[in-house]
RNA sequence: GUACUAAAAAGGCAAACUCUGCGAAAGCAGGGGACGCAAAGUCACUGAUCUAACGGGAAAAUCCCCAUGAUGGCAGGACUGCAGGU
Numbered sequence: 001g002u003a004c005u006a007a008a009a010a011g012g013c014a015a016a017c018u019c020u021g022c023g024a025a026a027g028c029a030g031g032g033g034a035c036g037c038a039a040a041g042u043c044a045c046u047g048a049u050c051u052a053a054c055g056g057g058a059a060a061a062u063c064c065c066c067a068u069g070a071u072g073g074c075a076g077g078a079c080u081g082c083a084g085g086u
Base pairs, nucleotide, nucleotide: 003086004084005083012037013036017032018031019030020029021028022027035073041079042078043077045076046075047074048071049070050069055065056064057063058062
């Protein structure tokens, strides 16, 4: 330097739930809280999934389509990084 991830130390992140705020919603931010995580660090590039405001359509007061919204703690990919046996 490259590949890899048994156990462990230091340090790190934080699911559900809950409080406050934002949002049309999906969801997000912050406080509390830990199910888990060796990239649970960063990036919506490919696929997947969620929502459907705006817009469009139907017809009857609702339904359908649409991402420019969202998920990186869904898979792949790109970039970066801690520790360690080999």

Model confidence (mean pLDDT): 85 of 100. A computed fold for an 86-nucleotide RNA from Nitrosomonas sp. Nm166, annotated as c-di-GMP-I riboswitch aptamer. The organism belongs to Nitrosomonas, within Bacteria. Rfam family: c-di-GMP-I riboswitch aptamer. Its family is annotated with cyclic-di-GMP binding in the Gene Ontology.